A computed fold for a 1466-nucleotide RNA from an uncultured eukaryote, annotated as small-subunit ribosomal RNA. Its Rfam family is "Bacterial small subunit ribosomal RNA". The RNAcentral record of the sequence draws on ENA. Model confidence (mean pLDDT): 83 of 100.
RNA sequence: AUGGAGAGUUUGAUCCUGGCUCAGGAUGAACGCUGGCGGUAUGCUUAACACAUGCAAGUCGUACGAGAGCUUUUAGCUCUAGUGGCGGACGGGUGAGUAACACGUGAGAAUCUGCCCUUAGGAGAAGGAUAACAGCUGGAAACGGUUGCUAAUACUUCAUAUGCCGCAAGGUGAAAGAAUAUAUUCGCCUAAGGAGGAGCUCGCGUCUGAUUAGCUAGUUGGAGAGGUAAUGGCUCACCAAGGCGACGAUCAGUAGCUGGUUUGAGAGGACGAUCAGCCACACUGGGACUGAGACACGGACCAGACUCCUACGGGAGGCAGCAGUGGGGAAUUUUCCGCAAUGGGCGAAAGCCUGACGGAGCAAUACCGCGUGAGGGAGGAAGGCUCUUGGGUUGUAAACCUCUUUUCUCAGGGAAGAAUAAAUGACGGUACCUGAGGAAUAAGCAUCGGCUAACUCCGUGCCAGCAGCCGCGGUAAUACGGAGGGUGCAAGCGUUGUCCGGAUUUAUUGGGUUUAAAGGGUGCGUAGGCGGUUCUUUAAGUCCGGGGUGAAAGCCCACUGCUCAACAGUGGAACUGCCCCGGAAACUGGCGAACUUGAGUACAGACGAGGGCGGCGGAAUGGAUGGUGUAGCGGUGAAAUGCAUAGAUACCAUCCAGAACCCCGAUUGCGAAGGCAGCUGCCUAGACUGUAACUGACGCUGAGGCACGAAAGCGUGGGGAGCGAACAGGAUUAGAUACCCUGGUAGUCCACGCCGUAAACGAUGGAUACUAGCUGUUCGAUCUUCGGAUUGAGUGGCUAAGCGAAAGUGAUAAGUAUCCCACCUGGGGAGUACGUUCGCAAGAAUGAAACUCAAAGGAAUUGACGGGGGCCCGCACAAGCGGUGGAGCAUGUGGUUUAAUUCGAUGAUACGCGAGGAACCUUACCAGGGCUUAAAUGUAGAUUGACAGGUUUAGAGAUAGACUUUUCUUCGGACAAUUUACAAGGUGCUGCAUGGUUGUCGUCAGCUCGUGCCGUGAGGUGUCAGGUUAAGUCCUAUAACGAGCGCAACCCCUGUGGUUAGUUGCCAGCGAGUAAUGUCGGGAACUCUAGCCAGACUGCCAGUGCAAACUGUGAGGAAGGUGGGGAUGACGUCAAAUCAUCACGGCCCUUACGUCCUGGGCCACACACGUGCUACAAUGGUAGGGACAGAGAGCAGCCACUGCGCGAGCAGGAGCGAAUCUAUAAACCCUAUCUCAGUUCGGAUCGGAGUCUGCAACUCGACUCCGUGAAGCUGGAAUCGCUAGUAAUCGGAUAUCAGCCAUGAUCCGGUGAAUACGUUCCCGGGCCUUGUACACACCGCCCGUCAAGCCAUGGAAGCUGGGGGUACCUGAAGUCCGUCACCGUAAGGAGCGGCCUAGGGUAAAACUGGUAACUAGGGCUAAGUCGGAACAAGGUAGCCGUACCGGAAGGUGCGGCUGGAACACC
Repeated sequence: AUGGAGAGUUUGAUCCUGGCUCAGGAUGAACGCUGGCGGUAUGCUUAACACAUGCAAGUCGUACGAGAGCUUUUAGCUCUAGUGGCGGACGGGUGAGUAACACGUGAGAAUCUGCCCUUAGGAGAAGGAUAACAGCUGGAAACGGUUGCUAAUACUUCAUAUGCCGCAAGGUGAAAGAAUAUAUUCGCCUAAGGAGGAGCUCGCGUCUGAUUAGCUAGUUGGAGAGGUAAUGGCUCACCAAGGCGACGAUCAGUAGCUGGUUUGAGAGGACGAUCAGCCACACUGGGACUGAGACACGGACCAGACUCCUACGGGAGGCAGCAGUGGGGAAUUUUCCGCAAUGGGCGAAAGCCUGACGGAGCAAUACCGCGUGAGGGAGGAAGGCUCUUGGGUUGUAAACCUCUUUUCUCAGGGAAGAAUAAAUGACGGUACCUGAGGAAUAAGCAUCGGCUAACUCCGUGCCAGCAGCCGCGGUAAUACGGAGGGUGCAAGCGUUGUCCGGAUUUAUUGGGUUUAAAGGGUGCGUAGGCGGUUCUUUAAGUCCGGGGUGAAAGCCCACUGCUCAACAGUGGAACUGCCCCGGAAACUGGCGAACUUGAGUACAGACGAGGGCGGCGGAAUGGAUGGUGUAGCGGUGAAAUGCAUAGAUACCAUCCAGAACCCCGAUUGCGAAGGCAGCUGCCUAGACUGUAACUGACGCUGAGGCACGAAAGCGUGGGGAGCGAACAGGAUUAGAUACCCUGGUAGUCCACGCCGUAAACGAUGGAUACUAGCUGUUCGAUCUUCGGAUUGAGUGGCUAAGCGAAAGUGAUAAGUAUCCCACCUGGGGAGUACGUUCGCAAGAAUGAAACUCAAAGGAAUUGACGGGGGCCCGCACAAGCGGUGGAGCAUGUGGUUUAAUUCGAUGAUACGCGAGGAACCUUACCAGGGCUUAAAUGUAGAUUGACAGGUUUAGAGAUAGACUUUUCUUCGGACAAUUUACAAGGUGCUGCAUGGUUGUCGUCAGCUCGUGCCGUGAGGUGUCAGGUUAAGUCCUAUAACGAGCGCAACCCCUGUGGUUAGUUGCCAGCGAGUAAUGUCGGGAACUCUAGCCAGACUGCCAGUGCAAACUGUGAGGAAGGUGGGGAUGACGUCAAAUCAUCACGGCCCUUACGUCCUGGGCCACACACGUGCUACAAUGGUAGGGACAGAGAGCAGCCACUGCGCGAGCAGGAGCGAAUCUAUAAACCCUAUCUCAGUUCGGAUCGGAGUCUGCAACUCGACUCCGUGAAGCUGGAAUCGCUAGUAAUCGGAUAUCAGCCAUGAUCCGGUGAAUACGUUCCCGGGCCUUGUACACACCGCCCGUCAAGCCAUGGAAGCUGGGGGUACCUGAAGUCCGUCACCGUAAGGAGCGGCCUAGGGUAAAACUGGUAACUAGGGCUAAGUCGGAACAAGGUAGCCGUACCGGAAGGUGCGGCUGGAACACC
C1' cells in the first nucleotide's frame, strides 16, 4: 500500500490511424408484462400555472377597565370583545431571480443585540388623555362618523445619576407595578461584562461565448458635510482626472452556492432530490412603518395583472405551509390520527396553541431480508417435442411414500417507548410469545447469429417483420412469427431517458502534426515564457516542526443495538485546504559582485546568377526597302482553312523593332522565403575563414504587430517582336463549346500603385547540446615528401544503432533530451452560411450549425487489369493450298404459325448438338375416347377353381360381351386367379440444394507442401537471377534444402531386324492334276499372321559453351535429336452444361401433372443464320476396255451361282457363325467422242410407271425406269481449315437399323502437293517488372448537369414577438427637506411645496426569435436522361493557385508541384 481486463465494425487478406457501437455502475425516474410477506427510506424533476374547502400563530384575567354565564348568594368559579405586554423576523415552503463578497474557505475592524447568565445601583413627585361602553348617525357590504363617561405594567412633565457627548466650561439623560401563606415570588429602570445572534470589509476559489474589445460622469480619488448600529460616493456641494481591461473588462447566454451524491485505479468528469449550513423569494413591481431584529409567506400603503362579491356608489383576495382541486405532463400520495414523545410561542402556574413533529394510509419507487416446501421416488409412466423409427428429451420432474410449518388462518397472552410518587400512549391489542390446522395461500420476465450464457422443428418467402453495432428475410431462416427445449435474473424482469466508465477519443497523470486530421509562405520584433560559469546575501517559491481552523451528517475502520441485513448508536480515522509562528538554504526566483565559453564588435582575407540603378553587345525572330528568281509555300496521322502570278516561299544587301540571353551549366553557387543567369560601371547587404584585440549573458523563442511575398488579376501611363486565355475559321467526331492546324485580343515587357494567394513542398517551425561510419563536391585556413593530409562552414549519395504502421529516416534525424511558438481531434455538409476586418474589384482573412453516413483514410500484400514495359510461344499473323459467304438441295437453329408444332443446348465452349437413325411405336406434345391400381414383388385377410387358350360380336382402338375347353391332393394343404389394405407412379419444378458425367481455358507449364530463413502482419523465399528447353526440361549461381500434383517416361498402334509357331494364310524348290486357279501330295524358304526380343541413348565425331545444351549436307543406321500417331487433361476458372441417361434432398399432383388407346404433331413456312452435299465444267463429261487396297461386318444375317426383269428387284439355291464363305473399290491407265455452248456442263423441280421394307408409305420412306431439264459461267463486305503421307482429291466399311429421309457421324485405305523471309502488327497464352481510387476484380470503378420524391438550412419585399439600454414627458405611495395664516400652552400634527421613484406614454436605434411570396445551394433516395472528367501513360499525365470560356462533367492560358508512366542520361 489493496489498485487499472476488453470486444464488434473499413480490407480478398494485413498492419496502422480513426470514428461509431457493446459488455459495468448509478437513478426522486417513466413505460410493458407479472406480482406473496416484512423492515427501512423516498415520492410534482413539468406551469415561481390558477386555486374551491378545512386547518397551519397565538397566548397572558398574576398589567387594565368592562361585560356575560354559573353557583352552596358568599364572595367565589368560568368565559371573553377591547386597552396593554410578549410572540407573529422562529418553525414550515420554494429555487423565480442572482455570475455576485451570493456562496465556500481563511483573515479583519468601525458596530448593534429582545428574551437568557453574571455583577453593581435604582424605582421620588405630579399630570392629562383614550378604546371599550352609552346615545345619535352614514353605508348593500367592507367599514365608519360624531357627542359623552372611564382604567392601566398605555402616555406626558419634573427630580435624581455609576452612564453618554465635550479639551474644558457645560450639556443630555430612567423607572411599573401585580399576586399572595406578610414572607416572598414574578416583573420595571440604568450601567458593565458574558453567551448566542446579526451587520460590514478583505485575500483566494467559483460555467460558456472574442462571430462580445474596449467599458466607465458618482465614474476613480481627495478633503468637507449629511446619513447609518457601524466603515464607505452610501448621499451631497467643491476640487483633481482618474478607475477597469487580452492574467479577458463590457456585453450576451446559462445557473441558487456548499457539505456532499454518482462514476472512476486515480487524476478527473457529471450532478447539487431527500438530510444539514448559507442565500434569495412569498401574485408582479415600488416604498416605508412598527420593532432588539423585517423593508416582514398566513402585517400595512400604493401601482399593475387576475379572480370573486355588489343595491354599480364601492369593496374583498393571494397554498413556492399541510391535505386537496383543476391544468400541464411520460410521471409523483390521504381534503387521515395525535400533541403520548421531541421541540417551539405565551403564561407565575394549571394550561392553551403548534399540518413543526410523532405516527398511520397509498405506490415493488429504491435498498435489505424471508418465502413459494424438504427427503425419498425409474415401468425412466402418460402427454408434449423431435426422430435416421432404434431412440432421444422434458425428467426425480410428476404420480406415490415420509417429514416440516418460515409464511398463512384461527385462538390465547402481550410490551418497551413514561421523563415522575401518582396520573398520562396517537401508533396499537401493534411488535413479540404460546397453541391448533393443513403443502396448505404464493413465479414470473427477458433472452438463445457474433459481441454474449443459451438450439431444434414448423410457418412465412426482400412479404410480414427484427435490429444496440455488424446485419438477418428473395422456398431447406439456430437472426421474422409460433412451439418444444435451454440460458440468465428473480417478486421482479425487460425497455426507454440521463450521467460517469470503458474513451490514452482533449492525453497534468496520459496523445499527436513527412505520407493517416494537423508546421503559420518567409523574416524582423513587442508583451510573455525559458535561459551560461563563480561567490555573497535574502527567504517569494520549496522543505521540516508546532499552533488555529477545516460544523454536524455522509465516506472509511472498529465495536455495539434491532433474530440477520438494510437501518441506527458510540468511538476513531479522514477532511489531501486556508491562516499564523519558528526553523533549513541545496535548487528556482530577487539584490549585489565577478568571469568568458553563449552572443556581439574590431582588424585582415577571400567568395558568390544576393539586391538596386545605368550603359553596352551579338545570334535568332518579325517587319520595311531594294535586288535575284518562279510556282508553289505552309501545315498534318491524313487534310483543309491560311499565304502566293498585284510575284509568295527561297537567296542576297541595308535598315528598324521588341523580348530573351546559345555554349560555359553541374545533386554548382547565392538569398529568410518568394526567387536570382549575356558583358560592364556605380551604390548596397551578407554568410564564411583567420587573429583572439574589445564588450561582458547583451541570449533563445515569439501571441498580437510590422515588413517581404511566384504566377494570374486590378488601376494609371508607356511599349508591343515572338508567344498567346477569350474569339474566328479549318479538321476530327455520333456530337467536339476539346485534344490537332491557320489566325488572333487581353496579357506577357517597363514605371508607379494595389492584390497577398500556390502541390508558397523537404508536404518535415525555430534554437541548443549529444549520439558509429564510408564516399563525392563548393568556399576558406594550415601542413605537405606536391601524391595528399588535417581543420572550419556549406551542399549531395550510401549505410550502423535507434526510431517508425510501414514506406522510409538516419549528424542537413523522422534518434536522444531541453525551451518557445503554430496547428490537429471521424467522413460529408464546408473552407460553405451569417457576422466582422481588409480590398477599386476579383476576392482574401476569421469561420459555424442543422442534417446525413459507419465509415472516410495511410502504408504495405496477393491477385486481376492497363489503348505500361521487357522476354517467349501457338496455322496467331505473314508465305502458300483449298474452302465458306453468291446458286440448288440436305440438315440444324432462330423467328413466325399452330390444337400441338414436346423438351433441353445459346459468344468463343449452342446451331449434321442430346438424336449412332421421329411413318405407328419411339413420344415426353395436341385433340378425342377410357381406367383408378395397369406392370413387378412382398405381407395379412377374404373368396373362388380358375387363369389362360381358341372362335366370334360391337367399336377407331383401348375395351366390353358371347360361345367353347378347363387343376393336383396323402384332404392337412399346394398352386393359380380375383378382391381388400399397406407400401405406387410422375420426361412435373428447382443443374442457383446435389452426386456422377462433360465442355472450355489447355496438353498451356504451371499449381502446391514440409522444415528452415525474412517480415509486427497479410505474406515472401523456395518457384527469383544468368543460360537452355517443347516443357518449373536441365545446368550454374543462390537462405534455402527437399518433396508432391502436373511435363517427360512407363501403355497401345505404326516404321527395321531377329527368333518361335505354321492354319483357314503362303508356294521358292520336288511331285500330281486342270481349259484355268496352291486345286492336291508336300514344303516352312518368302509374303503374311501374332507372341517374344533387339534397336535410338545427343551414345560417337567436330565446333561453341563453366555446365546444361546447341550447331553440323558428320559417321553409322530402317529410323536422329519427343521418329509419326493415340490414350493420358495438374491446382483451379466459368453458381458453364445436364433433375429429360442415371441417382438424389426439398417442394408439388394423386378419378390426375399417373396410366391405356386411336388419330394428329415433332417433317408447318413470308423470312434470317450456321454446318454440309452437288455444281458451274475440257486437269472435264460420256462410252468401251484394263489394274491395284485396307479395315470392318454377317444366321430373323451376309449371300456365291443359275434363271427372269431395261432396272430397282424377284424366284430358285451352294457356302459361311467366317485369315476358310459373302462385296465390280474409285480416282488411275488405254481407246473413242464432245470443242466452250447454259452445252453430251449442271442436275433441282414436276408428270407418269414401278420395286422393296413394313399391320400401315396420305400427311411423312428409300430405290428403279421413262419423260421434264430450274438456278448456276467461280461468288461483295467479311471469314474458315491446313506445315507432310499433312492439305487437296478418290472410293470403301461400320454403328444405329424392318425400312429410311446418311449429303451426317466414326473408321479404312488409294493418289498426293505448295509454302514458312520473319515476329512489326491482329488474336490467345506463359514468365518477370511497373501503375492502380479495381477485388462481383476493366463487361471494374466513378464525376457533374438535368428530371422526380423527401428532409434540414441560407437569402428575401415584408409581417409579428421578446428581453435590455438611451432620451424626453407624466408620475402613485413613501422617507427626507422646506413652509405653515389651521389645530395644539408646548412638543408636534393636518395642509401646501420640493427632490427621488415604481408604473404609464412617446421616439430613434441596437440585440435576439418566429413566420413569409420568391429564391439559392446542400443531403438522402435498387434499377430515369445527357455525356464520359478521374483511377492504367484512363487513352490530351494528373494536381495546386489564378484568369477567361462552356449543357454538364470540364477546356484553355500563365506560373508552380510529383503525390506521373515509359524511354534516355547520370